Transfer RNA from a Clostridia bacterium, 76 nucleotides, folded computationally. Its Rfam family is "tRNA". From the family's description: Transfer RNA (tRNA) molecules are approximately 80 nucleotides in length.
[in-house]
RNA sequence: GGGCGAUUAGCUCAGUUGGGAGAGCGCCGCGUUCGCAAUGCGGAGGCCAGGGGUUCGAACCCCCUAUCGUCCACCA
Numbered sequence: 001g002g003g004c005g006a007u008u009a010g011c012u013c014a015g016u017u018g019g020g021a022g023a024g025c026g027c028c029g030c031g032u033u034c035g036c037a038a039u040g041c042g043g044a045g046g047c048c049a050g051g052g053g054u055u056c057g058a059a060c061c062c063c064c065u066a067u068c069g070u071c072c073a074c075c076a
Base pairs, nucleotide, nucleotide: 001072002071003070004069005068006067007066010025011024012023013022019056027043028042029041030040031039049065050064051063052062053061
């Protein structure tokens, strides 16, 4: 330098055909318990890596950039 893949909640990840942003774990509160654990109920937490474009409408399509992983090439 080139190809491919990934980037969504604190963590691990879904998100189908462009229209509702979600799950598990974790965190907070309440109930149950003498207390803890477990369990039940409720809640907070995201501008979907960044910028631009297309569209009535973009996490999703197109372009550029960044970071990570992987393969190839290059260099002595």